SAM riboswitch aptamer (S box leader) from a Bacillota bacterium, 115 nucleotides, folded computationally.
The coordinates come from a structure-prediction model, not an experiment, and the mean pLDDT is 82.
Rfam family: SAM riboswitch aptamer (S box leader). Rfam links the family to the GO term regulation of gene expression.
Of the family's consensus pairs, 97% are formed in the model.

RNA sequence: CUCUUAUCCAGAGUCGGCUGAGGGACUGGCCCGAUGAAGUCGCGGCAACCGGCAGCCCAUUUGCUGCAGUGGUGCCAAUUCCUGCAGGUGCGACCCGGCACCUGAGAGAUGAGAG
Numbered sequence: 001c002u003c004u005u006a007u008c009c010a011g012a013g014u015c016g017g018c019u020g021a022g023g024g025a026c027u028g029g030c031c032c033g034a035u036g037a038a039g040u041c042g043c044g045g046c047a048a049c050c051g052g053c054a055g056c057c058c059a060u061u062u063g064c065u066g067c068a069g070u071g072g073u074g075c076c077a078a079u080u081c082c083u084g085c086a087g088g089u090g091c092g093a094c095c096c097g098g099c100a101c102c103u104g105a106g107a108g109a110u111g112a113g114a115g
Stems, first nucleotide, its partner, number of pairs: 001115008013043001015042004022032003026084001028082002044076003049072002052067005080107001085104007
C1' cells in the first nucleotide's frame, strides 16, 4: 500500500515541560486556536478490538456469555462536527429548486486477519 471483516449518536485532559500557527482526512459549511493550533515528552484518564481468566455449546474448529484492566493497539472539542451519491417520507398549489427527517451506499478512522 491492497484485500477481508467488525465497530463508529457512549466514554475519557480547563494537567505540566519544549515549541510557536495552525487544526478539525478531502469538498462546501460550521467551528477550535496566542486565555496557545499541530507536533513532541511526561503524567493522568476512557474503552474493551486482540491477548488473559472463568463459564456454556461442540467430536474438534468455530461460536456465545461474563470478569479483570497488569500485556499489544486505540482513543480523550463538537455523532466520523455536519455534509457530498442514490432512494424514500413530510412541508409547500404542480415542475425545477428548497427545507426537515429516514434508509442505504460511498469516503474516512480504529481493531483483527491475509497478501